[in-house]
RNA sequence: GCGCCCGUAGCUCAGUGGAUAGAGUGCCCGGCUACGAACCGGUAGGUCGCGAGUUCGAAUCUCUCCGGGCGCG
Numbered sequence: 001g002c003g004c005c006c007g008u009a010g011c012u013c014a015g016u017g018g019a020u021a022g023a024g025u026g027c028c029c030g031g032c033u034a035c036g037a038a039c040c041g042g043u044a045g046g047u048c049g050c051g052a053g054u055u056c057g058a059a060u061c062u063c064u065c066c067g068g069g070c071g072c073g
Stems, first nucleotide, its partner, number of pairs: 001072007010025004018056001028042004049065001051063003
């Protein structure tokens, strides 16, 4: 340099055009307990990597750029 894949909550990921963007785990609060752990319930946390485009509508499709991984040269 070229090709492919990936980037969504602190972390691991789901969501592949119709919306109020989710799960597990973690943080915090409460219950239980003599106190903890485990277990149960609840809360908060996101401009979906940046920008532009297509569309009535974009996390989702297209393009540029940034970052990561694999392969080739």